[in-house]
Context: one part of a larger RNA
RNA sequence: UGACGGGGGUCCGCACAAGCGGUGGAGCAUAUGGUUUAAUUCGAUGAUACGCGAGGAACCUUACCUGGGCUAAAUGUUAGGGAAUGCAUCAGAAAUGGUGCAGCCGGCAACGGUCCGAAACAAGGUGCUGCAUGGCCGUCGUCAGUUCGUGCCGUGAGGUGUUGGGUUAAGUCCCGCAACGAACGCAACCCCUAUAUUCUGUUGCCAGCAUGUUAUGAUGGGGACUCAGAAUAGACUGCCUACGCAAGUAGAGAGGAAGGAGGGGACGACGUCAGGUCAUCAUGGCCCUUACGUCCAGGGCGACACACGUGCUACAAUGGAGGGUACAGCGUGUAGCUAGUCGGCAACGACACGCCAAUCACUAAAAGCCCUUCACAGUUCGGAUUGGGGUCUGCAACUCGACCCUAUGAAGCUGGAAUCGCUAGUAAUCGCAUAUCAGCCAUGAUGCGGUGAAUACGUUCCCGGACCUUGUACA
Numbered sequence: 001u002g003a004c005g006g007g008g009g010u011c012c013g014c015a016c017a018a019g020c021g022g023u024g025g026a027g028c029a030u031a032u033g034g035u036u037u038a039a040u041u042c043g044a045u046g047a048u049a050c051g052c053g054a055g056g057a058a059c060c061u062u063a064c065c066u067g068g069g070c071u072a073a074a075u076g077u078u079a080g081g082g083a084a085u086g087c088a089u090c091a092g093a094a095a096u097g098g099u100g101c102a103g104c105c106g107g108c109a110a111c112g113g114u115c116c117g118a119a120a121c122a123a124g125g126u127g128c129u130g131c132a133u134g135g136c137c138g139u140c141g142u143c144a145g146u147u148c149g150u151g152c153c154g155u156g157a158g159g160u161g162u163u164g165g166g167u168u169a170a171g172u173c174c175c176g177c178a179a180c181g182a183a184c185g186c187a188a189c190c191c192c193u194a195u196a197u198u199c200u201g202u203u204g205c206c207a208g209c210a211u212g213u214u215a216u217g218a219u220g221g222g223g224a225c226u227c228a229g230a231a232u233a234g235a236c237u238g239c240c241u242a243c244g245c246a247a248g249u250a251g252a253g254a255g256g257a258a259g260g261a262g263g264g265g266a267c268g269a270c271g272u273c274a275g276g277u278c279a280u281c282a283u284g285g286c287c288c289u290u291a292c293g294u295c296c297a298g299g300g301c302g303a304c305a306c307a308c309g310u311g312c313u314a315c316a317a318u319g320g321a322g323g324g325u326a327c328a329g330c331g332u333g334u335a336g337c338u339a340g341u342c343g344g345c346a347a348c349g350a351c352a353c354g355c356c357a358a359u360c361a362c363u364a365a366a367a368g369c370c371c372u373u374c375a376c377a378g379u380u381c382g383g384a385u386u387g388g389g390g391u392c393u394g395c396a397a398c399u400c401g402a403c404c405c406u407a408u409g410a411a412g413c414u415g416g417a418a419u420c421g422c423u424a425g426u427a428a429u430c431g432c433a434u435a436u437c438a439g440c441c442a443u444g445a446u447g448c449g450g451u452g453a454a455u456a457c458g459u460u461c462c463c464g465g466a467c468c469u470u471g472u473a474c475a
Base pairs, nucleotide, nucleotide: 001475002474003472004471005470007469008468009467010466011465012464013463015459016458019422020421021420022419023418026313027312028311029310030309032307033306034304035303042053043052064299065298066297067296068295069294070293075122076121077120078119080116081115085102086101087100088099089098090097091096103114104113105112106111124288125287127286128285129284133282134281135277136276137275138273140271145184146183147182148181149180150179151160152159153158164175165174166173190265191264192263193262195233196232197231198230199229200228201227205222206221209220210219211218236259239253240251241250242249243248302441315415319374320373321372322371323370324369325368331362332361333360336355337354340351341350342349343348381412386407387406388405389404390403391402392401428451429450430449431448432447433446434445
């Protein structure tokens, strides 16, 4: 100087407390461990692994296994030579190998060829080392810290500044001070959102004026309104009151759409964990080179006494079922989205309008509201499992897809010890969209809107953190 203390002081955080909802019990989905296997490819392992890499494993992917092939080669470039491609068929699982016909080429012909090529230069490796590395990322932590120059103090390591008194979300600011300044962080500048004004009105809108319809901005027209998208204004403790030297704090204060950082996002200091990644990529070294490379078929990554994580669905009446009816936003669409009509109980199929989209479509939002029914039961709860029949995608759904119909109708009656999330448009609850994508194992992920709470006395305690101080046999 740090680190540590079941030392002290001050302070903060869904850390506790106060509340609401879960997990842990059930079934299923998914990831992991274990076990099994020819293979169950590899990585990630307290917090900081485990719906993680994977934002799509039937083939492919694919790295694994079995078997069958190739060896300048699956791929690229450049020479060289060249006169020269179509169909059919056989073996095979295919890769691959062969045959025939026609055309063409060489050759007097037999015959050979129809691309050759061990010609050259590059190969290739998801093999090892993340403890050789770059890049990227996680974490402490959006915590308020980390340093430097000069000066001063100290023999020196170092200190001071950065400590102190206040204050703040903040090393934020004020005051004081052997310090005076400065840098990286904080904040601000950026984006979305909340209000208004101006401008511009098509594909958006329709108040007023006309036209038309059973009905619809459908038509003329209009720019008022909504909205779209550019510019500007607006919030600064600016004003008032109280406290204070100031910084600032408080107000059930004014005005204001918004009030004290308005609400979100992006943004992550010096560093820590030899944290993670050599399997995104790049890369040093090592290793393989008729194989640890490469092509193909089939299998596996999907196994299943078990254990754990994360989720979904439930155990019902604030509910289930049937009928009717209302209101979103984000997005996406031409190898696509598909209106409408018809067929089918349905998944879906047939025909087919429109749309490269503020124009057309996906698009039905669901919870909600109204009416009816069920009457507390393992039930009209719950839907696992299994039988049968189908639809769709795709060369192909056996291993191993989703969906529909019908039958079946398991566990489960609110979950031990323990444990998690959340402070407001939040939790809870309800649906919708998208990426990936032929299809889909999505209950995942990322967004979007609808409905919409409870509680916070407080900081004694648990956990994590910041500053000062103290002890130390630790570095």
Background
A computed fold for a 475-nucleotide part of an RNA from an uncultured bacterium, annotated as small-subunit ribosomal RNA, 3' major domain.